[in-house]
Molecule: transfer RNA
Organism: Methanothermococcus sp.
């Protein structure tokens, strides 16, 4: 350089192929509940401009294009 894949609450992710209208879950994190105190467990709640931009569409996490960040691979020069 070429192809390919990844990127979505603080962390790990589902959802994307075949758009659906209020992005789920978990675990972290507040707050109560229990316990002599903690933990562990219950209950609640808060947190996601979905990597940037643009484009299609009546509607984009999702389809398209261009970039930015990670990774496997081939490929040149040496």
């Nucleotide at each position: 350089g070429g192809g390919c894949c990844c990127g979505u609450a603080g962390u790990u992710u589902a959802g994307c192929c075949u758009g659906g209208a209020u992005a789920g879950a978990a675990u972290a994190c507040g707050g109560g509940g229990c316990u002599u105190c903690g933990g562990a467990c219950c209950c609640c709640g808060u947190g996601a401009u979905c990597g940037a931009g643009g484009g299609u569409u009546c509607a984009a996490a999702u389809c398209c294009c261009u970039c930015c960040g990670g990774g496997c691979u081939c490929g040149c020069c040496a």